Transfer RNA from a Rickettsiales bacterium, 72 nucleotides, folded computationally. RNAcentral holds the sequence, with entries from ENA. Its Rfam family is "tRNA". Rfam's curators write: Transfer RNA (tRNA) molecules are approximately 80 nucleotides in length. It is annotated as a transfer RNA. The organism belongs to Rickettsiales, within Bacteria. Its mean pLDDT, the model's own confidence on a scale to 100, is 80.
RNA sequence: GUCCCCUUCGUCUAGUGGUUAGGACAUCGCUUUUUCAAGGCGGCAACACGGGUUCGAUCCCCGUAGGGGAUG
Numbered sequence: 001g002u003c004c005c006c007u008u009c010g011u012c013u014a015g016u017g018g019u020u021a022g023g024a025c026a027u028c029g030c031u032u033u034u035u036c037a038a039g040g041c042g043g044c045a046a047c048a049c050g051g052g053u054u055c056g057a058u059c060c061c062c063g064u065a066g067g068g069g070a071u072g
Stems, first nucleotide, its partner, number of pairs: 001071007010025004018055001027043005048064005
């Protein structure tokens, strides 16, 4: 240089055009306990960025950025 793949809560992830964007762990609050841990209930928290297509985009297309891989 060329080609391919990936990017969603703090972390790991689900989500094949109409979702309240879900779950686990973590974190915070309440509860339980003499206390801690474990348990129960609840809260906070996310679609890398810019365009396009579409009535409607996390999802499809193009570009940019970052990461990974193959090849020379």